[in-house]
Molecule: FMN riboswitch aptamer (RFN element)
Organism: Leucobacter viscericola
RNA sequence: AGCGUGUUCCGGGGUCGGUGAGAAUCCGAACCGGCGGUCAAAGUCCGCGACCCUCGCUUCCGCGAGGUUGAACCGGUGAAACUCCGGUACCGACGGUGAUGGCUCGCUUGAGGCGGGUCUAGUCCGGAUGUGAGGAACGCAGG
Numbered sequence: 001a002g003c004g005u006g007u008u009c010c011g012g013g014g015u016c017g018g019u020g021a022g023a024a025u026c027c028g029a030a031c032c033g034g035c036g037g038u039c040a041a042a043g044u045c046c047g048c049g050a051c052c053c054u055c056g057c058u059u060c061c062g063c064g065a066g067g068u069u070g071a072a073c074c075g076g077u078g079a080a081a082c083u084c085c086g087g088u089a090c091c092g093a094c095g096g097u098g099a100u101g102g103c104u105c106g107c108u109u110g111a112g113g114c115g116g117g118u119c120u121a122g123u124c125c126g127g128a129u130g131u132g133a134g135g136a137a138c139g140c141a142g143g
Base pairs, nucleotide, nucleotide: 004140005139006138007137008136009135010134015029016028017027018026030123031122032092033091034048035047036046037045043090044089052067053066054065055064056063057062072088073087074086075085076084094126095125096124101119102118103117104116105115106114107113108112
């Protein structure tokens, strides 16, 4: 040094415009990317975490086990890249809010109009001053 163990700290980002009575939700454009690994740097490769679900335990707070969980290609450089460079794409938990857009039902009409239902947020609000993969620093013990 490594291994074991303790304490403390750190540990998720992002908006403008248009329409409109009303939208940070529609439309257009813009913007964002947790942790470890991987011959070389990854939102889209491998795995993990968060969220959600089930079961068990627990007086409570909670704890444990299991499950679910999105998306990329082409060209170039190179010893090596699905990670870099160039190009063009794609994805984004749960709950809430919401048509002026989509679908749909009813009434009515010359055109059309009116009313109801339903769907839709990575960037807004909330659980969350939470949790957490893990990271860093400083110790302890033993050989």